Predicted 3D model of a 312-nucleotide RNA (Bacterial RNase P class A) from a soil metagenome. The model forms 94% of the base pairs in the Rfam consensus.
[in-house]
Formats: sequence, C1' cells, structure tokens
RNA sequence: AGGCUGAGCAGCCGCGUGGGCCCUCGGGCCCUCGAGGAAAGUCCGGACACCACAGGGCGAGGUGGUCGGUAACGCCGACCCGGGGAAACCCGCGGGAAAGUGCCACAGAAAUGACACCGCCUACGGCCGUUUCGGCGGCCCGGCAAGGUUGAAAUGGUGCGGUAAGAGCGCACCGGCGUCGCGGUGACGCGGCGGCCAGGCAAACCCCACCUGGUGCAAGGCCGAGCAGGACCGCUUGCAGGCUGCCCGCCGAGGUCCAGGUAGGCCGCUCAGAUGGAUGGCUGCUCUCGACAGAAUCCGGCUUACAGGCCU
Repeated sequence: AGGCUGAGCAGCCGCGUGGGCCCUCGGGCCCUCGAGGAAAGUCCGGACACCACAGGGCGAGGUGGUCGGUAACGCCGACCCGGGGAAACCCGCGGGAAAGUGCCACAGAAAUGACACCGCCUACGGCCGUUUCGGCGGCCCGGCAAGGUUGAAAUGGUGCGGUAAGAGCGCACCGGCGUCGCGGUGACGCGGCGGCCAGGCAAACCCCACCUGGUGCAAGGCCGAGCAGGACCGCUUGCAGGCUGCCCGCCGAGGUCCAGGUAGGCCGCUCAGAUGGAUGGCUGCUCUCGACAGAAUCCGGCUUACAGGCCU
C1' cells in the first nucleotide's frame, strides 16, 4: 500500500414474511426465511414515475491531462506531465495567461504602456577652462540596466567575448516558446532549426471542448365511503310540500343512475420487506472477551465511522 473478516457452538423463550395442517373462526401447531461492509451521509450517476417539451439560438449550471471501461458518472483502470522519495511507491482544484478585460496588499525607482533611487559611462554632439597642441578637466545634451536596494514575484540563467559603460549585441551550454521531422490511437516524447525570450492570478470575468428540462416512491397508478355536485323520475287512494287561490313553471322531500375525488384500502414494494413499522432476549460452554452501527423503491459509485484478527 492492497485485500478479506467483523466471536463461535448448543438449548429455551419471543417477533415478522412465506407455505402447509387443524379449528369451537378466535386462534393453535409444524416447516422455512429474516440487516450491513458500511444498511449511514444523501454527495454524484442511473433505472423507474409524473409534469413540461416542433426546431434553432441566447442565458444559466456542471465537468476539465490522454486513452479506455461503463447504462451512466464528478466513479474506476492504465498511461502522460509536474512535485516528493535512496527505492517500493506516494501526491496533484492537471484545458487556455501568446484572444481580450481586470487584479497584483506592504515595500519599492518600477508590479506591465514596465521603470531609474543609489549606481556605471562620457564614445558621439555643444560650451568653457587648460595645454608641451597629442590631449586633460568641468558643465550641458545624453547613454546603460551589469551591480546595489524593495518585494511572494522585477522582463530568461551561467560563462566567455564585446563595449565608453552596457545589453541575446555575438557565441557555448541550460531553460522556455515557435517550427520541421520521426515515434505514439492519444496526452506526450526524442532530434534538427530559429535569439523568437513572452511576470503571476482563470477557485476573477472570459475563451475552448463536452454534458445538463423539472420534481423525487409523500414519485405515481388502481379501487373508493360520507358530505357537497350533475342527469332523469318525482304519478294513481295514502306517504310532503313551498312560491301561490288555480294552471304552467321553478325549488324541494323521496327514488334511480353518474362523474371527479376526500377519508380509507390495494399496488408500486422485492426469496428481509414493515407502515400497529419484525430481525430480539435468556442460559451454558469455548476463545484472542467482541468495534462502528441497523434496511424502507431498486441499482453503480464516492465519502465518513469502525475493537480485534487474517492474507499478500
């Protein structure tokens, strides 16, 4: 680093599922099966279900080296690159900073339109002084970024040459970038060439590639009291009539039928399968003396918790 295991045996009592038998319909008896590696967190991905949806675009969110595995994934494997290690091996929030915008505290001259505080130079040009007429000195106009200083970070590094002093200005090696060739499915690697030399941050906006409709089994489906609702009947001696004395009409008691759907029930739901929510307890023996913890639609992962033991 990886994997496995998660006290064992026997008896008794109890609980729940399924099956069988008996029965006085309330139960009884027998058999069978009955938590986990994480059943947990509910963090990802699916199945399934309902709702939405012509197509295209914008927006929003997510993922982020490459290749492969997979139903799919943010998971897994191998590899690449970077970092660490003597090694086995471990770690990486690992696309783009050379599309654009923005930010970079304090300090510092300057934090990107780079810059000049200390410092170095006075070759070229101008003026002045001096001169043994070769020069020398001062000032101005300037040149430089090597060295010092600040910082987390300062415009490639080291060395040689070069120069007035310097500088990829030139050269060698190293690093980066670009380009060409070769190898590799690819990330990428190796080699040649070109002084091309470009600060950091994208978990800031953004750009690129790919993915994504919403809600979750209290999803959802079926059956379905009571009350309210709708349609029809509502007459012929009695049973109910009201508006209105009569007729019509309307309302109504009553009757028949109907839809949606509440309570409730069943399914979804499982060879553990509840909803009144089962899976427990006691005794004896043995041992290394026993951890974390318990299903609730189902799978694939991740993460977290875990006494002890075993293997590589």

Model confidence (mean pLDDT): 78 of 100.